[in-house]
RNAcentral holds the sequence, with entries from MGnify. This is a predicted structure of a 77-nucleotide RNA (TPP riboswitch aptamer (THI element)) from a marine sediment metagenome. Of the family's consensus pairs, 100% are formed in the model.
RNA sequence: CAGCUAGGGGCGCCCGUAGGGGCUGAGAAGUACCCUGUGAACCUGAUCCAGUUAAUACUGGCGGAGGGAAGCUGAGU
Numbered sequence: 001c002a003g004c005u006a007g008g009g010g011c012g013c014c015c016g017u018a019g020g021g022g023c024u025g026a027g028a029a030g031u032a033c034c035c036u037g038u039g040a041a042c043c044u045g046a047u048c049c050a051g052u053u054a055a056u057a058c059u060g061g062c063g064g065a066g067g068g069a070a071g072c073u074g075a076g077u
Stems, first nucleotide, its partner, number of pairs: 001074005006036004011030001012023004042067003048061004
């Protein structure tokens, strides 16, 4: 780094009567996507702070904070 099996996780904002549509993103319920200790996948802090936006973790801080789910096989260096 890849494969197999198992496991963990999120699904928000805006418009519309609804079907549905728009925004960011890997993924906004998908035969999917991401992550599994080299752990920012994800959760707590958080009805947080600053800046944007039509609006929103949309961006950054928080974060050398605390938690958080594993085994095998193969290849390369």

Rfam family: TPP riboswitch aptamer (THI element). The family has 115 seed sequences and 16,130 matches in Rfam 15.1.